[in-house]
Context: one part of a larger RNA
RNA sequence: UCCGGCGAGUUACUGUCUGCGGCAUGGCGAAGGUCUUACGGACCACAGCCUCAGGGAAACCGAGUCUUAAUAGGGCGUUUAGUCGUUGGUAGUAGACGCGAAACUGAGUGAUCUAUCCAUGAGCAGGUUGAAGCGCGGGUUAUACUGCGUGGAGGACCGAACCCACUUGGGUUGAAAACCGAGGGGAUGACUUGUGGAGAGGAGUGAAAGUCUAAUCAAACUCAGAGAUAGCUCGUUCUCUUCGAAAUAGCUUGAGGGCUAGCCUUGAGCCACUAUGAAUCGGGGGUAGAGAGACUGAAUUAGAUGGGGGCCCUUCCCGGGGUACCCCACUAAACCAAACUCCGAAUACCGAUUUAUGUAUCUCAGGAGUCAGUCCGCGGGGGAUAAGCUUCGCGGUCGAGAGGGAAACAACCCAGACCAUCUGCUAAGGUCCCUAAGUAGUACUCAGUCACUAAGGAAGUUGAUUUGCUGAGACAGCCAGGAUGUUGGCUUAGAAGCAGCCACCAUUUAAAAAGUGCGUAACAGCUUACUGGUCGAGCAUUUCUGCGCCGAUAAUGAACGGGAGUAAGUACUACACCGAAGCAGUGGAUUGCAAUUUAUUGCAGUGGUAGAAGAGCGCUGUACGUCAGCAAGCCGUACCGAAAGGAGCGGUGUCGGGAUGUACAGGUGAUUAUGCCGGA
Numbered sequence: 001u002c003c004g005g006c007g008a009g010u011u012a013c014u015g016u017c018u019g020c021g022g023c024a025u026g027g028c029g030a031a032g033g034u035c036u037u038a039c040g041g042a043c044c045a046c047a048g049c050c051u052c053a054g055g056g057a058a059a060c061c062g063a064g065u066c067u068u069a070a071u072a073g074g075g076c077g078u079u080u081a082g083u084c085g086u087u088g089g090u091a092g093u094a095g096a097c098g099c100g101a102a103a104c105u106g107a108g109u110g111a112u113c114u115a116u117c118c119a120u121g122a123g124c125a126g127g128u129u130g131a132a133g134c135g136c137g138g139g140u141u142a143u144a145c146u147g148c149g150u151g152g153a154g155g156a157c158c159g160a161a162c163c164c165a166c167u168u169g170g171g172u173u174g175a176a177a178a179c180c181g182a183g184g185g186g187a188u189g190a191c192u193u194g195u196g197g198a199g200a201g202g203a204g205u206g207a208a209a210g211u212c213u214a215a216u217c218a219a220a221c222u223c224a225g226a227g228a229u230a231g232c233u234c235g236u237u238c239u240c241u242u243c244g245a246a247a248u249a250g251c252u253u254g255a256g257g258g259c260u261a262g263c264c265u266u267g268a269g270c271c272a273c274u275a276u277g278a279a280u281c282g283g284g285g286g287u288a289g290a291g292a293g294a295c296u297g298a299a300u301u302a303g304a305u306g307g308g309g310g311c312c313c314u315u316c317c318c319g320g321g322g323u324a325c326c327c328c329a330c331u332a333a334a335c336c337a338a339a340c341u342c343c344g345a346a347u348a349c350c351g352a353u354u355u356a357u358g359u360a361u362c363u364c365a366g367g368a369g370u371c372a373g374u375c376c377g378c379g380g381g382g383g384a385u386a387a388g389c390u391u392c393g394c395g396g397u398c399g400a401g402a403g404g405g406a407a408a409c410a411a412c413c414c415a416g417a418c419c420a421u422c423u424g425c426u427a428a429g430g431u432c433c434c435u436a437a438g439u440a441g442u443a444c445u446c447a448g449u450c451a452c453u454a455a456g457g458a459a460g461u462u463g464a465u466u467u468g469c470u471g472a473g474a475c476a477g478c479c480a481g482g483a484u485g486u487u488g489g490c491u492u493a494g495a496a497g498c499a500g501c502c503a504c505c506a507u508u509u510a511a512a513a514a515g516u517g518c519g520u521a522a523c524a525g526c527u528u529a530c531u532g533g534u535c536g537a538g539c540a541u542u543u544c545u546g547c548g549c550c551g552a553u554a555a556u557g558a559a560c561g562g563g564a565g566u567a568a569g570u571a572c573u574a575c576a577c578c579g580a581a582g583c584a585g586u587g588g589a590u591u592g593c594a595a596u597u598u599a600u601u602g603c604a605g606u607g608g609u610a611g612a613a614g615a616g617c618g619c620u621g622u623a624c625g626u627c628a629g630c631a632a633g634c635c636g637u638a639c640c641g642a643a644a645g646g647a648g649c650g651g652u653g654u655c656g657g658g659a660u661g662u663a664c665a666g667g668u669g670a671u672u673a674u675g676c677c678g679g680a
Base pairs, nucleotide, nucleotide: 001680002679003678004677005676006675011094012093013092014091015090016089017088019086020085021084022083023082026050027049028048032044033043034042035041036040054061055060064076065075066074067073097235098234100232104225105224106223107222108221109220116198117197118196119195120194121193122192123191124189126158127157128156129154133150134149135148136147137146138145162186163185164184166183167182168181169180170179201217203213204212238616239615240614241613242612243611248261249260250259251258252257262370263369264367265366266365267364268363269362274360275357276356277355278354279353280352281351282350283349289343290341291340296337297336300333301332302331303330305329306328307327308326309325310323311322312321313320314319373398375396376395377394378393379392380391381390382389403414404413405412418588419587420586421585423584424583425582429578430577431576432563433562434561438575439574440573441572442571443570444569450565456550457549460547461546463544464543467540468539469538477534478533479532480531481530483507484506485505488502489501490500513528517526518525589606590605591604592603593602594601595600596599617669619666620665621664622663623662624661625660626659627658633652634651635650636649637648639646640645
């Protein structure tokens, strides 16, 4: 992992609702007893329960009563038949759908492992070092000191047994639930070890690591309380039909749990202009927008005058003057606001009338589920006008929704799947090939733009537009001129158009600056403005706009889905076509409602998670009836049914039982619980 079997809403009592049944001039009868056709029933049994009257704390009163001084008001009643049994739903109490803790408590069992201790025994090859003491000698007055011997101390040294476990290789579904190999440490000691003994679970023991206490230790193990509890996780077994949610509010030691409401479902009730849509009419508002001489506040520039303050000058004081400083007021222009408003919509909301729907609304009763939502569009807050961010409001989708499109793609676009069909029409989106379906016209684009992006940049190109110049010759090019007073004055070493300062005149002219740029030490030189000639028709400029260009850089190769395309790109236009489970055609099934001719027709439906409601299939057994003559089971099979499922036939199966109808009862249905048992 697979196969087979087992495996989870049960039972008792009590309440409540519902269906069915009995009785109702109320219903039921417990324990017990008698009888019996014999464990089924019948009859007693006046104990008790519910109902028949309520109000009050009660006394008590009573269709009323309580409150109260009250005969005032108010609260609860008075109007409506129940009760017993039983089916089903559901709640409570019980283990209460199943499995699952870590833990807690009690009573016991353990120190044959291991930690410590006690008693009594045992063990430590060999080698080395050579403490104290002692002896003799030297030495001293005598000690001290010293040399040589002797001696044999030590948590001494080296190193086997023994004990340990520092490093490393292997092993790591091992040979082994801690080992093997090679090295390593201690090895007369706080050493190692045999045997016997002591103390234990909030306790022991501990040279202390929360270590060890039988492969178990921040509280051992066994049994019991015990099916502890689990707001948590997982699992919860056949089919079809109808409807079909929520992810919100309030409260919560509450936030992944609950309760009530909201939203769903089933049954019952009743009809009011109740609900909803549309139209018309009537309302209130202070949002969007807008505004500023209508307030509050914010805020830019300019101006002139006035006031206050600061600073400077002057003044013995009084005072006076100045001010590129600050504030307030004023004027002009432009401007801003969620907590500004002289104004002010669209919607929304409220009311009335008409109309449509036709119980949808609403009320009561039974049963729920939901309380983690998600993305998209619009209106806001938070954030950085960041987030596939967060939090509200309105709407949509998904959730619980399949189908077509977007290459692929819950939440985008189209569209809501009862079933069948080798029929048709369309939506979004498409029509060169992959791939169903296309042509025509007018423009634009040259970038393969199309087929990712911005600020910014550019004689790309289309269309429109502003202002000038222009056959009295523009613009560009070419040829020629571009002079004189003068080297203007000053400054300067120099300053001659061209370092700098001042001024910027005049003359000759077709025109020519007191000089546009380069250049020189200064001149010189080149050039421009300006003018003439040549040429011969448009030129320059402003703004808007369509489509393009650059900007364009990331790690394997990836930005039309690919091929390819100059349209098969873009914009506009026309007419076609393709295209879905949409719509339509044909046939069939089924639900609700309404009709009737009572087995048909019409209309509207039939996606669906949690969930509510309904109808069935199958299994085991019991009772009664019917049936076959061998059954069941297993194997094969092209049949029937909307499904769960059910036949028939063939084979096997040799006495074991079976099928079918009705009713009843339930240990009644398994792909999943790291399920349990067995097998592969």
Molecule: large-subunit ribosomal RNA, domain II
Organism: Planctomycetaceae bacterium